The part of an RNA shown here (large-subunit ribosomal RNA, domain IV) has 355 nucleotides and comes from Pelotomaculum sp. PtaU1.Bin035. The prediction has a mean pLDDT of 87. Its Rfam family is "Bacterial large subunit ribosomal RNA". The family has 102 seed sequences and 51,934 matches in Rfam 15.1.
Context: one part of a larger RNA
């Protein structure tokens, strides 16, 4: 010096990112217990008091329980409770210590806010959470050889189930709610028209040549063969017409105006499919920003309550609340302390030195 412990004057979070760590609380009995609340809770809320040993009383009461007396349906019956045995709250008196749950083991508590309803699940070995799941909600698909999934197939799961069932997506208890837009993309429905494949169709054309013509070069050229090939017919799809947002998604700009000023209920204009409703709002979202005001502190970039100028909240990628719950996150307080002012001493184990 390190590790693991113990104690500490005065102060008591001044430490620190942060009370991290430590201390404190702790059992049982009694009293007492707020806001809020889904009336279950919250709650062991909080906050107090008691606790040893000896004696007294055949102490209240309780359990068990031979007997006696009682009842009748006369039985291994019922009812009853004496003696004995066990438990025993409470009361009175006394004794000792600093201390009586005398050691050990055994909640710290409160206030406010965010997130997630909850119990659960998770990154085996840096993350336990606000992430996942969840009951509940909603949409879509599926009529049974179901849809969906695995497999080349046979076949299997779904399911020996049958729409109160099964599969998929989103949301995520509960309460109050969930606005506007179908122009784009998707999906569903429609089938008049346009477009449209293979295939059908075969007008026409090329090559070939028996033959014909020509002095020759060469020209014409039937049938057949062969290579092509127009019109026309031809499904779904797409175009098109509708519907659909708890489908993917989206939800404006400029100018003016009120008898102080400021602001603009009001008006004008442009654009759009429609221009963000309720609620919330410097927020797990606010750049400017330590916004401004209020609270808490002597002093507060955090926190709480407001305001609204929302860079860039917003309604099932749900909005806003919410009792209970949480090894969750944030701020404050009480208690408590070597976290600190500021360090000291002690114990054990290492290190170190010598052998």
């Nucleotide at each position: 010096c390190c590790c693991u412990c113990g104690u500490u004057a005065a102060g008591g979070a001044a430490c620190u990112c942060g009370g991290c760590a430590a201390a404190a609380u702790g059992a049982c009995c009694c009293c007492g217990u707020a806001a809020c609340u889904u009336c279950g809770g919250g709650a062991g809320a909080a906050g107090g008091g008691g606790u040893a040993c000896c004696c007294c009383g055949c102490c209240a009461g309780c359990g068990u329980g031979a007997a006696a007396a009682c009842u009748u349906u006369u039985a291994c019956a019922g009812a009853g409770g004496u003696a004995g045995c066990g438990c025993g709250a409470g009361g009175g008196g006394g004794u000792c210590g600093c201390a009586g749950a005398g050691a050990a083991a055994a909640g710290g508590c409160c206030c406010a806010a965010g997130c997630g309803a909850c119990u659960g699940u998770u990154u085996a070995c840096c993350a336990a959470a606000a992430a996942c799941a969840c009951a509940g909600g909603u949409c879509c698909c599926u009529g049974c050889u179901a849809a969906a999934u695995c497999g080349c197939a046979a076949g299997a799961u779904g399911a020996c189930g049958u729409a109160u069932a099964g599969g998929g997506g989103c949301u995520g208890a509960c309460g109050c709610c969930u606005g506007c837009c179908c122009g784009g993309u998707g999906c569903u429905g429609g089938a008049a028209g346009g477009u449209u494949a293979a295939g059908g169709g075969g007008a026409g054309a090329g090559c070939u040549u028996a033959g014909g013509g020509g002095c020759a070069a060469c020209c014409c050229g039937a049938a057949g063969g062969u290579u092509u090939g127009a019109a026309c017919c031809g499904a779904a799809g797409c175009c098109c017409c509708a519907g659909u947002a708890a489908a993917c998604g989206g939800c404006g700009g400029c100018c003016g105006u009120a008898a102080c000023u400021a602001u603009a209920a009001c008006g004008g204009u442009c654009c759009u499919a429609a221009g963000g409703u309720a609620g919330c709002g410097a927020a797990a979202u606010u750049c400017c920003u330590u916004g401004u005001c209020g609270g808490g502190u002597a002093a507060g970039u955090u926190c709480c309550g407001a305001c609204c100028c929302g860079c860039a909240c917003g309604a099932a990628a749900g909005g806003c609340g919410u009792a209970a719950c949480g090894a969750u996150u944030u701020g404050g307080g009480c208690a408590c302390u070597g976290u600190c002012u500021c360090a000291a001493c002690g114990a054990g184990g290492g290190g170190c030195u010598u052998g």